[in-house]
RNA sequence: UCCCGAUAAAGGCAAACCUACCGAAAGGUGGGGACGCAAAGCCGUGGGUCUACAGCUAGGGGACUAGCCACGACUGCCUGGUUGCCGAA
Numbered sequence: 001u002c003c004c005g006a007u008a009a010a011g012g013c014a015a016a017c018c019u020a021c022c023g024a025a026a027g028g029u030g031g032g033g034a035c036g037c038a039a040a041g042c043c044g045u046g047g048g049u050c051u052a053c054a055g056c057u058a059g060g061g062g063a064c065u066a067g068c069c070a071c072g073a074c075u076g077c078c079u080g081g082u083u084g085c086c087g088a089a
Base pairs, nucleotide, nucleotide: 004087005086012037013036017032018031019030020029021028022027035076041082042081043080046078047077048074049073050072055068056067057066058065059064
């Protein structure tokens, strides 16, 4: 240095839930809160999942209903890229 990940040390992040705001929604941000996490730091490659404003199709007198569909979203779903604390076996 690399691989690896301890009943080590110093720390870090923050699920569900509550709350305010944004959003059509999925979901996101702030505060509280800790289920957990050795990358639960960052990015979003390839998949996967979620939502369906708009658009299209069908039905309907209409209101509307149903279906399809990301240009939307999730990374604490997997994979991939990249950076990093410590140093037992």